[in-house]
Context: one part of a larger RNA
RNA sequence: GAGUAGCGAUAAAACAGGUGAGAAACCUGUUCACCGAAAACCCAAGGUUUCCUGCGCAAGGCUGUUCCGCGCAGGGUUAGUCGGUCCCUAAGGCGAGGCUGUCAAGCGUAGUCGAUGGGAAACUGGUCAAUAUUCCAGUACCGUUUAUAGUUGCGAUGGGGGGACGGAGAAGGGUAGGCCUACCGGGCGGUGGUUGUCCCGGAUUAAGCGUGUAGGCGUGGCACCACAGGCAAAUCCGUGGUGUCGUCAAGCCAAGGCGUGAUGACGAGUCUGCUUGCAGACGAAGUGGUUGAUCCCAUGCUCCCAAGAAAAGCCUCUAAGCUUCAGACUAUAGGCGACCGUACCCCAAACCGACACAGGUGGGUAGGAAGAGAAUUCCAAGGUGAGU
Numbered sequence: 001g002a003g004u005a006g007c008g009a010u011a012a013a014a015c016a017g018g019u020g021a022g023a024a025a026c027c028u029g030u031u032c033a034c035c036g037a038a039a040a041c042c043c044a045a046g047g048u049u050u051c052c053u054g055c056g057c058a059a060g061g062c063u064g065u066u067c068c069g070c071g072c073a074g075g076g077u078u079a080g081u082c083g084g085u086c087c088c089u090a091a092g093g094c095g096a097g098g099c100u101g102u103c104a105a106g107c108g109u110a111g112u113c114g115a116u117g118g119g120a121a122a123c124u125g126g127u128c129a130a131u132a133u134u135c136c137a138g139u140a141c142c143g144u145u146u147a148u149a150g151u152u153g154c155g156a157u158g159g160g161g162g163g164a165c166g167g168a169g170a171a172g173g174g175u176a177g178g179c180c181u182a183c184c185g186g187g188c189g190g191u192g193g194u195u196g197u198c199c200c201g202g203a204u205u206a207a208g209c210g211u212g213u214a215g216g217c218g219u220g221g222c223a224c225c226a227c228a229g230g231c232a233a234a235u236c237c238g239u240g241g242u243g244u245c246g247u248c249a250a251g252c253c254a255a256g257g258c259g260u261g262a263u264g265a266c267g268a269g270u271c272u273g274c275u276u277g278c279a280g281a282c283g284a285a286g287u288g289g290u291u292g293a294u295c296c297c298a299u300g301c302u303c304c305c306a307a308g309a310a311a312a313g314c315c316u317c318u319a320a321g322c323u324u325c326a327g328a329c330u331a332u333a334g335g336c337g338a339c340c341g342u343a344c345c346c347c348a349a350a351c352c353g354a355c356a357c358a359g360g361u362g363g364g365u366a367g368g369a370a371g372a373g374a375a376u377u378c379c380a381a382g383g384u385g386a387g388u
Base pairs, nucleotide, nucleotide: 013031014030015029016028017027018026032385033384034383035382040365041364042363043362046345047344050343051075052074053073054072055071056070060068061067080141081140082341083340084339086119087118088117092113093112094111098107099106100105122139123138124137125136126135142337143336144335145334146333147332148331149330150329151328152327153322154321158317159316160315161314166304167303168302169301172297173296174295177291178290179289180288183202184201185200186199187198188196204265205264208260209259210258211257215253216252217251220245221244222243223242224241225240226239227238229237230236266286269282270281271280272279273278274277305308351360352359367379368378369377370376
């Protein structure tokens, strides 16, 4: 220079009470304002204790601070079903033998890894200061094992089926959600009116189990015979033939609805207690209509050409083999279900940007009025007023 620039989005504050040595900023309350396809909520990645409670205020906080994502201490993450591990494979990696190379090494068969994909099973309510599909209550389901009973040709690393898949478009049936309402509870007005066709609030309930519907597939089903195919075998698959039934039927798939789950839970509110915002108890109605998805039926249907993963689980067939032993199937009952993650932030003051940085960051949820709409404006739930 200079007590100058600046104090990081112009969404906005005001008052009262509390705490305290001290309050514009902390806590509580009442108004006001802002976001509301977000400035709300839930995950993935990443962070790694930042979560909760108590005690602090040197430093960090662009000011102050009694406050804090700061300091100190204590506490907190509970799973057969969520995700991983596990089983399976993709691109790709590694790679016994092998090939190549003077070496180093490169490639690569069998194989072994590798999710961003495939594969068993859980919902509703309650609860802590901090976790919950994990704890608790209720009601379920799956796998495996043992026992019992009944039935019985079982058996794979092999064969077959299945898993199993593109894009666009259209119509239909539903549901979530919204709105209104019979009904239930409450109110009658600080200032003119308001016992009324008035005002306010509520009108909620899952998985599972039972039933098998809208709809889709289905021009074939069943029995028998034959066979140079499926690297061996096969009763399986495939191909051919005969008979019979049938041609919109059988059979298969399939939302949703209804019943049950639930004489439960939740529930406006009422009452009681005190340490005045906590705890406990009780608890009404809980119906119908309308609208309606981008969600489900649906990996469906129709059309198109560029013709749209693999493997395992699963079903079936036999081979070696074993045969009244083992094994397989069904039912009932009992046992078991390990390990890792789980706090908190997650369009952000906690991640990536040297910062409590106007930048960047994948997925899900998607209320009301107006509207074609996820645009836009105003609002709900919820969250904020951006650290001078």

Predicted 3D model of a 388-nucleotide part of an RNA (large-subunit ribosomal RNA, domain III) from Magnetococcales bacterium HCHbin5. The coordinates come from a structure-prediction model, not an experiment, and the mean pLDDT is 84. The source organism's lineage runs through Bacteria, Pseudomonadati, Pseudomonadota, Magnetococcia and Magnetococcales. Rfam family: Bacterial large subunit ribosomal RNA. Clan: LSU clan.